[in-house]
Context: one part of a larger RNA
RNA sequence: CCCUCGUUAAGGAACUCGGCAAUACAGCGAGCGUAACUUCGGGAUAUGCUCUGCCUCAGUAAUGAGGCCGCAGCGAAAGAGAUCAAGCAACUGUUUAUCAAAAACACAGGUCUGUGCUAAAUCGUAAGAUGACGUAUACGGACUGACGCCUGCCCAGUGCUGGAAGGUUAAGAGGAGAGGUUCACGCUUUGAAUUGAAGCCCCAGUAAACGGCGGCCGUAACUAUAACGGUCCUAAGGUAGCGAAAUUCCUUGUCGGGUAAGUUCCGACCCGCACGAAUGGCGUAAUGGUUUGAUCACUGUCUCAACGAGGGACCCA
Numbered sequence: 001c002c003c004u005c006g007u008u009a010a011g012g013a014a015c016u017c018g019g020c021a022a023u024a025c026a027g028c029g030a031g032c033g034u035a036a037c038u039u040c041g042g043g044a045u046a047u048g049c050u051c052u053g054c055c056u057c058a059g060u061a062a063u064g065a066g067g068c069c070g071c072a073g074c075g076a077a078a079g080a081g082a083u084c085a086a087g088c089a090a091c092u093g094u095u096u097a098u099c100a101a102a103a104a105c106a107c108a109g110g111u112c113u114g115u116g117c118u119a120a121a122u123c124g125u126a127a128g129a130u131g132a133c134g135u136a137u138a139c140g141g142a143c144u145g146a147c148g149c150c151u152g153c154c155c156a157g158u159g160c161u162g163g164a165a166g167g168u169u170a171a172g173a174g175g176a177g178a179g180g181u182u183c184a185c186g187c188u189u190u191g192a193a194u195u196g197a198a199g200c201c202c203c204a205g206u207a208a209a210c211g212g213c214g215g216c217c218g219u220a221a222c223u224a225u226a227a228c229g230g231u232c233c234u235a236a237g238g239u240a241g242c243g244a245a246a247u248u249c250c251u252u253g254u255c256g257g258g259u260a261a262g263u264u265c266c267g268a269c270c271c272g273c274a275c276g277a278a279u280g281g282c283g284u285a286a287u288g289g290u291u292u293g294a295u296c297a298c299u300g301u302c303u304c305a306a307c308g309a310g311g312g313a314c315c316c317a
Base pairs, nucleotide, nucleotide: 001312002311003310004309005308006307007306008305010303011302014301019298029051030050031049032048037042039146053068054067055066056065057064058063069073074079081296082295083294084293085292086291087290088288089287093105094104109144110143111142112141113140114139115138121130122129123128147283148282149281150280152213153212154211157210158209159206160205161204162203163202166201167200168199172195173194177190178189179188180187181186214232215231216230217229218228241275242272253269254268255267256266257265
């Protein structure tokens, strides 16, 4: 010096990206008592307060009264630190064997869609098998993801579904004609019109299909702003709700709260660079080895280091 531990005056997070690490409190013993919120189940062991051994006496006992000892009575071991606020995900689960455990995946629930049974779908050249010894309250696919309140407008484009009048259109059918050869019959080459399916064009429907959801100018008796008006474009111009957000560049936006001091945090505002409704929107009790901020308690994290133990390193043999 390294590793693993122990103790520490005063202070107590001043450390640090961050209380990381470590301590501490309480202790699946008992009694009392327990908030917001809530899906009325929870939250909850909430938080918090108190008690705890032994002896004598009384009492059946619970228990009560009195006394006794120790540093210490849940007398050993084992056995939660707590609270507040916010984001995300409802939850229990699953995952990158060997740097990621999460907000990712899954999930119950929701919606759309296919499938009438020799089902659709899948594997296989096939036989055959799964689906299923099931039968639309079933099975497959896609998206969303408990629950609550909801889920706006656009079918022009792309897709899908339906339609069939017309246009286009392959092989095939057809055979007006033309060429070669021939004395001829023939043989042979080419070939117009006409006919001719699906598809495409076309006509509709469909967005919990893929997706999309504007600009400029003016206007109110202070100013400012613009309920209002004009105009251009579009398939339609973003509704409810939310909003400097896991989304905000400018930005440490502005105001308020918390601090002596706060690029973080919480509450608002809304000029949303570039939220927005099942690529779901907004809430939400419970849950979380989750993320962020704050508080109490506590501490060698630190001010600032010291001492001790064991094992290494090192030295000697």